[in-house]
């Protein structure tokens, strides 16, 4: 260094829920709590999905991301152990 892997060791992380808080909304943060995770670490770059506050266009209502998601997938960076 690179490949493969979680059998061993040593750890890590924390779904869904509740309780507070942000924010229109997804959804974010904090505590509890644990479905799972060998990247379930970190990056909003490409795509995919979400919402629609404004904005359009309309009769009912519909589209639209600048907004979110990295535990949807690819892609960059970084990394803990074993074994070739």
């Nucleotide at each position: 260094u690179u490949u493969u892997g979680a059998a061993a060791a040593a750890g890590g992380c924390a779904a869904a829920c509740c309780u507070g808080u942000c924010g229109a909304a997804a959804g974010g943060c904090a505590g509890g709590g644990a479905c799972g995770c060998a990247a379930a670490g970190c990056c909003a770059c490409g795509a995919g999905u979400c919402u629609a506050a404004g904005g359009c266009a309309u009769u009912a209502u519909g589209c639209u991301a600048u907004g979110a998601u990295c535990g949807u997938c690819g892609g960059g960076c970084c990394g803990c152990c074993a074994a070739g």